[in-house]
A computed fold for a 360-nucleotide RNA from a Chloroflexota bacterium, annotated as Bacterial RNase P class A.
It is recorded under the gene name rnpB.
Its Rfam family is "Bacterial RNase P class A". Rfam describes the family as follows. Ribonuclease P (RNase P) is a ubiquitous endoribonuclease, found in archaea, bacteria and eukarya as well as chloroplasts and mitochondria.
NCBI's taxonomy places the organism under Bacteria, Bacillati, Chloroflexota.
């Protein structure tokens, strides 16, 4: 020096003016003044957990949903640590819904003779017949047998190698690889190494139905309390009245009608929730680590149609340059609030480590 891994860290700094919102003093108070504070690492997606809040209290069934190696952190979690197991990669390292298809059902395009207690297409062998050839031997046809070879496929029902046999076949032997299953040792498990027995093989696919273990009430701050000035419909009582009108000839039957005073209902109205919280920083200890403790210290956005913003110098980065100067700075934008996940991102920096090359 060049390619990389992995884990953190920053996202421009000071000052000026002129504006916005919120808090806190003052005074002469529907405002002015002075003081303070005022957007992110993702505030974003709204895809997980969780606290708060109502509700029909949710132990336990059913139904729907989710989750799926072991442990181990946590308020919880599908995140996260830390191991296994399987995959990639020379390597540092990275990836994996990773329980169950030797429970049941169900799917496999095109190819193929045949896709699951498979399968005779072409090849092997055998036996009849009929041919051809002096002969060895060979063509057709038919019936049997066969999974060694070939072909087809994303896959054809262990692999090599003998033995057997007309040819063949785990039919049977030896090794090998896989499978159940017992045992020992190591480990809190996942699993690992080893050693036995077994039938000789058990395809694939659960982000197909389905089994299994474990988890889940729902709805969401426009959640929910609190406060109210007309007015509407409605309930309740108190006064009048025994009428009075409308329908139908009457009888009657039904249906409306008065003041007053409570209740009640709650609007994109006010006020709360709502800014001290699983908080930040620093530092000590425990723990490989996620995370925990303890001790000092700091208060850090709160709008409500929504402020957080514009402009100027000057410094620092970075780019061009006729050295006079010119130029550039992403992705975005709180809305209850907090844990994590994706997702977007111009630049800049650090720490560990790998691999190739050079040099001393």
């Nucleotide at each position: 020096c060049g390619a990389g891994u992995g884990c953190a860290u920053c996202g421009g700094g000071u000052g000026g003016u002129c504006g916005c919102u919120c808090c806190g003093g003052u005074c002469c108070a529907c405002g002015a003044c002075c003081g303070g504070a005022g957007a992110g690492g993702a505030a974003a997606g709204u895809c997980c957990g969780g606290a708060c809040u109502c509700c029909a209290u949710a132990u336990g069934g059913c139904a729907g949903g989710g989750u799926g190696c072991u442990g181990g952190a946590u308020a919880a979690c599908g995140c996260c640590c830390a191991g296994g197991a399987g995959g990639g990669g020379c390597g540092a390292c990275c990836c994996u819904a990773c329980g169950g298809c030797a429970a049941g059902u169900g799917c496999a395009a095109c190819a193929g003779a045949g896709a699951g207690u498979a399968g005779a297409c072409c090849g092997c062998c055998c036996u009849g017949g009929c041919u051809c050839g002096c002969g060895a031997g060979g063509g057709c046809c038919a019936g049997a047998g066969u999974a060694a070879g070939g072909g087809u496929g994303a896959a054809a029902c262990g692999g090599u190698g003998g033995u057997g046999u007309a040819a063949g076949a785990g039919a049977c032997c030896a090794c090998c690889a896989g499978c159940u299953u017992c045992g020992a040792u190591g480990g809190c498990g996942a699993c690992a190494u080893c050693g036995g027995a077994g039938g000789c093989u058990a395809g694939g696919u659960a982000a197909a139905c389905c089994c299994c273990a474990c988890c889940c009430g729902g709805a969401g701050c426009a959640a929910g309390a609190c406060c109210u000035a007309a007015u509407a419909a409605g309930g309740g009582g108190a006064c009048a009245a025994u009428g009075a009108g409308g329908c139908g000839g009457c009888c009657c039957g039904u249906c409306u009608c008065g003041u007053c005073c409570u209740c009640g209902g709650g609007u994109u109205g006010g006020u709360c929730g709502c800014a001290c919280g699983a908080g930040g920083u620093g530092u000590c200890a425990g723990g490989u680590a996620a995370c925990u403790g303890g001790c000092a210290u700091c208060c850090c956005a709160g709008a409500u149609a929504g402020a957080u913003g514009a402009c100027c110098a000057c410094c620092a980065u970075c780019c061009c340059u006729u050295c006079g100067g010119g130029g550039a700075g992403a992705c975005a934008g709180a809305a209850u609030c907090c844990g994590g996940c994706u997702u977007a991102g111009a630049g800049a920096u650090g720490c560990a480590c790998u691999c190739g090359g050079g040099c001393u």

The coordinates come from a structure-prediction model, not an experiment, and the mean pLDDT is 77.